[in-house]
RNA sequence: GGCCCGGUAGCUCAGUCGGCUAGAGCAGUUGGUUAACACCCAACCGGUCGGACGUUCGAGUCGUCCCCGGACCA
Numbered sequence: 001g002g003c004c005c006g007g008u009a010g011c012u013c014a015g016u017c018g019g020c021u022a023g024a025g026c027a028g029u030u031g032g033u034u035a036a037c038a039c040c041c042a043a044c045c046g047g048u049c050g051g052a053c054g055u056u057c058g059a060g061u062c063g064u065c066c067c068c069g070g071a072c073c074a
Base pairs, nucleotide, nucleotide: 001073002072004070005069006068007067010026011025012024013023019057028044029043030042031041032040050066051065052064053063054062
């Protein structure tokens, strides 16, 4: 340099063919339970979906460029 995969909550990840209000588990907080703790149960908290621009009535999802991580080729 070329090409491919990935970047979504503090962490690990899902998100179909573009259509809601962006989700799960863990972590955290509060409550229940217990003599107390743990386990368990319930609720809550937490996101400018890597950045910018574009397409569209509508973008996490499509296009272009850039940034970061990884694999392969040279």